[in-house]
Context: one part of a larger RNA
RNA sequence: CUGGGCGUAAAGCGCGCGUAGGCGGCCUGAUAAGUUGGAUGUGAAAGCCCUGGGCUCAACCUAGGAACUGCAUUCAAAACUGUCAGGCUAGAGUAUGGUAGAGGAUAGUGGAAUUUCAGGUGUAGCGGUGAAAUGCGUAGAGAUCUGAAGGAAUACCGGUGGCGAAGGCGGCCCCCUGGAUUGAUACUGACACUGAGGUGCGAAAGCGUGGGUAGCAAACAGGAUUAGAUACCCUGGUAGUCCACGCCGUAAACGAUGUCUACUAGCCGUUGGAAUCCUUAGAGGUUUUAGUGGCGCAGCUAACGCAAUAAGUAGACCGCCUGGGGAGUACGGCCGCAAGGCUAAAACUC
Numbered sequence: 001c002u003g004g005g006c007g008u009a010a011a012g013c014g015c016g017c018g019u020a021g022g023c024g025g026c027c028u029g030a031u032a033a034g035u036u037g038g039a040u041g042u043g044a045a046a047g048c049c050c051u052g053g054g055c056u057c058a059a060c061c062u063a064g065g066a067a068c069u070g071c072a073u074u075c076a077a078a079a080c081u082g083u084c085a086g087g088c089u090a091g092a093g094u095a096u097g098g099u100a101g102a103g104g105a106u107a108g109u110g111g112a113a114u115u116u117c118a119g120g121u122g123u124a125g126c127g128g129u130g131a132a133a134u135g136c137g138u139a140g141a142g143a144u145c146u147g148a149a150g151g152a153a154u155a156c157c158g159g160u161g162g163c164g165a166a167g168g169c170g171g172c173c174c175c176c177u178g179g180a181u182u183g184a185u186a187c188u189g190a191c192a193c194u195g196a197g198g199u200g201c202g203a204a205a206g207c208g209u210g211g212g213u214a215g216c217a218a219a220c221a222g223g224a225u226u227a228g229a230u231a232c233c234c235u236g237g238u239a240g241u242c243c244a245c246g247c248c249g250u251a252a253a254c255g256a257u258g259u260c261u262a263c264u265a266g267c268c269g270u271u272g273g274a275a276u277c278c279u280u281a282g283a284g285g286u287u288u289u290a291g292u293g294g295c296g297c298a299g300c301u302a303a304c305g306c307a308a309u310a311a312g313u314a315g316a317c318c319g320c321c322u323g324g325g326g327a328g329u330a331c332g333g334c335c336g337c338a339a340g341g342c343u344a345a346a347a348c349u350c
């Protein structure tokens, strides 16, 4: 290199945007770089292969041929690929009318609840557990009523419902803003797909500076349990959780399933849109389209299972895998304030 794979056996980058590159719709003409054929030259000899000859045979030697799959020049062909020119509209996009939505960002605001504080009523317990104790309480707790403060989260609606590329997003509301989808027409005319490097986003925890702190709660303290108990249970409780700005860049970042396109039985739900039929309206039926679920045929699969949201049938491009341990480690490099991250071996061993 050829080849085999990547849902669960090793293997899909966490997710986008995008450079180079790869790859790319229909028609016409040109060209002849790739491609195909012919000719000429060259492709040393020896060797290999074929046919003869010489050593009594053979090895060996020797003659002729073939081959040397290549390169160069030249002539020709024009289907395909490339290039150039012209055109098209089915891919892609733009304009325009609707629609749905926890999509994003900023500011404002509501109610319930917890906690604390102040006051009233009121008296001996409260709390907690398997049972207790630590803890709180006669300096008046817990309970109950009124008021205030403050922070965080938004019950019901709520739904294999919705939106987002992923991470993720949930009270209400103003402003700003991204995307999707659908209808009908018009326009651009292949502008497409993928994407090494690169670049941006990226849960939680963690870090820096400054705020904030109700509840919860690593660490820590105490009480229990226990042979012990650096735990599970209980009482407390600091970082943190929240906000602003800046880092970190990792997760079972999962559908353990890369992105895009086309094709391939059906049935049942559900969300958004469009058309149409019936009905007094409501509601319902049919068709279509974009999602999101449950079954299921063919096919695939080691099996489990997947099955138009494919793991089926094909194509384009990228990433990744190659026995277990050593090890996602050492060393080096790059990044980071640090924690650490990314890249990534070998000896040895089974």
Base pairs, nucleotide, nucleotide: 004321005320006319007304008303012318014201015200016199017198021194022193025088026087027086028085029084030083031082033081034080035077036076037075038074039073040072041071042070049065050064051063052062053061054060091191092188093187094186095185096183097182098181099180103177104176108172109171110154115149116148117147118146119145120144121143125136126135162169163168206247207246208245209244210243211242215241216240220236221235222234223233258317259316260315261314262313263312266295267294268293269292270291271290272289273288274287275286276285277284299306300305323350324349325348332343333342334341335340
Predicted 3D model of a 350-nucleotide part of an RNA (small-subunit ribosomal RNA, central domain) from an uncultured prokaryote.